[in-house]
RNA sequence: CUCAUCGAGAGGGGCAGAGGGACACGGCCCGCUGAAGCCCCGGCAACCGCCACGAGCCUCCGACCGACGUCGGUUUCGUGGGACUGGUGCCACGUCCGUCUCACGGCGAGAGUCGUCGUGGGGAAGAUGAG
Numbered sequence: 001c002u003c004a005u006c007g008a009g010a011g012g013g014g015c016a017g018a019g020g021g022a023c024a025c026g027g028c029c030c031g032c033u034g035a036a037g038c039c040c041c042g043g044c045a046a047c048c049g050c051c052a053c054g055a056g057c058c059u060c061c062g063a064c065c066g067a068c069g070u071c072g073g074u075u076u077c078g079u080g081g082g083a084c085u086g087g088u089g090c091c092a093c094g095u096c097c098g099u100c101u102c103a104c105g106g107c108g109a110g111a112g113u114c115g116u117c118g119u120g121g122g123g124a125a126g127a128u129g130a131g
Stems, first nucleotide, its partner, number of pairs: 001131006011041005019030003024099004042091003046088003050082002052079005060073005095125001100122010
């Protein structure tokens, strides 16, 4: 930089000692009944990889058949399928909400717009994986 996903899932102990929820601001929330961080153990199953099943059938290979062809392997796609041996990751709510933009609706100003509130979409930013 590109692509995919971000509605699910899964916590105990020890050390530590005031912060944490990515950054800034505003809000909301968690925290001395112990935050961050580090260590140990446990767990989850999102991605890669593995297995199974289903589908496809381009290429290639093999077996069978008199032949059309069939089957198997390879390969591609799918499956909240299986396992957790491997590479990452993760284990409060929840990517917490807003900030930029669009649509719709309410309200208030008022002159062809503005403010504010709500709902929904998109974007930006971020996280994780793969390349």
A computed fold for a 131-nucleotide RNA from uncultured Marmoricola sp., annotated as SAM riboswitch aptamer (S box leader). Its mean pLDDT, the model's own confidence on a scale to 100, is 77. Of the family's consensus pairs, 97% are formed in the model. NCBI's taxonomy places the organism under Bacteria, Bacillati, Actinomycetes, Propionibacteriales, Marmoricola. Its Rfam family is "SAM riboswitch aptamer (S box leader)". About the family: The SAM riboswitch is found upstream of a number of genes which code for proteins involved in methionine or cysteine biosynthesis in Gram-positive bacteria. Rfam links the family to the GO term regulation of gene expression.